[in-house]
A computed fold for a 270-nucleotide part of an RNA from Omnitrophica bacterium RIFCSPLOWO2_01_FULL_50_24, annotated as large-subunit ribosomal RNA, domain VI. The source organism's lineage runs through Bacteria, Pseudomonadati and Candidatus Omnitrophota.
Context: one part of a larger RNA
RNA sequence: CGUAGGAAUCUUGAGGGAUUCUCUUCCUAGUACGAGAGGACCGGAAGAGGCGAACCUCUGGUGUACCAGCUAUUCCGCCAGGAGUAGCGCUGGGUAUCUAGGUUCGGAACGGAUAAGCGCUGAAAGCAUCUAAGUGCCAAGCCUUCUCCAAGAUAAGGAUUCCCAAUCCCUUCGGGGAUUUUGAAGACCCCUUGUAGACUACAAGGUUGAUAGGCGGGAAGUGUAAGGGUAGUGAUACCUUCAGCUGACCCGUACUAAUUGGUCGUUCGG
Numbered sequence: 001c002g003u004a005g006g007a008a009u010c011u012u013g014a015g016g017g018a019u020u021c022u023c024u025u026c027c028u029a030g031u032a033c034g035a036g037a038g039g040a041c042c043g044g045a046a047g048a049g050g051c052g053a054a055c056c057u058c059u060g061g062u063g064u065a066c067c068a069g070c071u072a073u074u075c076c077g078c079c080a081g082g083a084g085u086a087g088c089g090c091u092g093g094g095u096a097u098c099u100a101g102g103u104u105c106g107g108a109a110c111g112g113a114u115a116a117g118c119g120c121u122g123a124a125a126g127c128a129u130c131u132a133a134g135u136g137c138c139a140a141g142c143c144u145u146c147u148c149c150a151a152g153a154u155a156a157g158g159a160u161u162c163c164c165a166a167u168c169c170c171u172u173c174g175g176g177g178a179u180u181u182u183g184a185a186g187a188c189c190c191c192u193u194g195u196a197g198a199c200u201a202c203a204a205g206g207u208u209g210a211u212a213g214g215c216g217g218g219a220a221g222u223g224u225a226a227g228g229g230u231a232g233u234g235a236u237a238c239c240u241u242c243a244g245c246u247g248a249c250c251c252g253u254a255c256u257a258a259u260u261g262g263u264c265g266u267u268c269g270g
Base pairs, nucleotide, nucleotide: 001152005163006162007161008160009159010158011157015149016148017147021049022048023047024046025045026044027043033038051106052105053104054103055102059100060099061098066093067092068091069090070089071086072085073084074083075082076081111143112142117137118136119135120134164269165180166179167178168177169176170175186264187263188262189261190206191205192204193203194202211257212256213255214253215252216251217250218249220246221245222244227240228239229238230237231236
């Protein structure tokens, strides 16, 4: 820009993409077959590998704004308690997130038309012949089925809902002209953000509000803070105390910030 007014939401699916794998064991059955050795077709069942998708409940990893311990040194006047630096100083753990060696799932089945092949009926050609007319079966292959994208599918689809003017004049009654008015539905700018993300886009919100921060509670992590008391000469132990602290998680709560506003989009549509 188009999709013959403008929007919002939900869709159909022309057409494309992706997938399409393999093996083992058991039953049938030690059956058919075979002198024996050996050993099936068909049919049924259970597993496995590789590949792929999604996810984080479990098992782990990560987790440089979480917790604890430890060393050296500087500082907070000293003790105690802390802070800085040591390439997160080192060590032990670890929420959210992301993730795989983790978890779950997938290939299927049915159907249609076929290839090679096997046929039925059957002439040309009194026979024969699967083919010439007609007709049947049959493959991991083809078309569907499953899944993803999808109406710029210019044949531009469908459904629902929403929105937008009055007067006067002319009129061949299809419509045309003039004046004044109006700025709708909706979208964007802007702002708070994340399930999204390079930017954009997308998504959740913007006071008729839980969008982010703060605060309260919880979960979860660490592992029993500081101060005080008691025991001990003391190191230290015990009690207060499963304490104290806590990034992302969950629920709640307008305390703070999403203020006020502006722009586009018109007037019933060949």